[in-house]
Molecule: Bacterial large signal recognition particle RNA
Organism: Dehalococcoidia bacterium
């Protein structure tokens, strides 16, 4: 060193979750890698930690072993964005109110606030007026068989007559009644009244006069209060990406190490 055989091992890793723990089945991720059976209401194990049968490589590109790199997970973060709920302490905005008068505007010496004073605005009354309701009165039409009035024809009564009485129906008329008119009177009564009187009242407000000798308003804007809504910033809380840290780490890269037997 060069052939034959064959052992260790190796035929895929890892990441979460499960689980006292290991491995698996299933989910993820790498990226190509023998089959068969078993497994989530699990399944196989026990530190040498799937387990049972088959097959194929086999001392290396394949197995160990360190290093590096880092797909992708876990974890943690008073870090950034961005959603999503909750709240309403703060900050802005935003509503009407209160207060202020610094600015602008109105009013004021052709006279402001303030005081004082007449009259209205208010309440009682009384009158007038109006307007209702009742009556009277008026106009019409019925009207009371008799116990209403007048005149009373026939007729009736008394007289010898002359003449005289009571008196039905008609006619007037009248009391009543019934409709209307609405000028007059005369009563009532009132959610009447730029009427008139006499009395309270007199806080406020309107309008006069006196006084006084300069402010008055609060419409815009600002300040300032407390309130109300919104929820944009903030503020809690969930979640996603992402950065920073920290963990486990495939697939890859370099190192580096690995037996036995015969036989030339």
């Nucleotide at each position: 060193c060069c052939g034959u055989g064959c052992u260790a091992a190796a035929u895929g890793g890892g990441g979460a979750g499960c689980u006292a723990g290991c491995g698996g089945u299933g989910c993820c991720c790498u990226g190509u890698a023998c089959c068969c059976g078993c497994a989530a209401u699990c399944c196989g194990c026990u530190a040498u930690a799937g387990c049972g049968g088959g097959g194929u490589u086999g001392a290396a590109u394949u197995c160990c072993c360190g290093u590096c790199c880092g797909a992708g997970g876990g974890c943690g973060u008073u870090c950034g964005c961005c959603a999503u709920g909750c709240a309403a302490a703060c900050u802005a905005g935003c509503g009407g109110c209160g207060c202020u008068a610094a600015g602008c505007g109105g009013c004021g010496u052709u006279g402001a606030a303030g005081c004082c004073u007449g009259g209205g605005u208010c309440c009682c009354g009384u009158g007038c007026g109006g307007c209702g309701g009742a009556g009277c009165g008026c106009u019409a039409c019925c009207g009371a068989a008799c116990c209403c009035c007048g005149u009373c024809a026939g007729g009736u009564c008394c007289g010898a007559g002359a003449g005289g009485a009571a008196g039905c129906a008609g006619c007037g008329g009248u009391a009543g009644g019934u409709a209307g008119a609405g000028a007059g009177c005369u009563u009532c009564g009132g959610g009447c009244g730029c009427c008139a009187c006499g009395g309270g009242g007199u806080g406020g407000c309107c309008u006069g006069g006196g006084u006084g000798g300069a402010g008055c308003u609060g419409g815009c804007u600002g300040a300032c209060g407390a309130c109300g809504g919104c929820a944009a910033g903030c503020g809690c809380a969930u979640g996603g990406c992402g950065g920073c840290g920290u963990u486990c780490g495939a697939c890859g890269a370099c190192g580096g190490g690995u037996g036995c037997a015969c036989g030339g």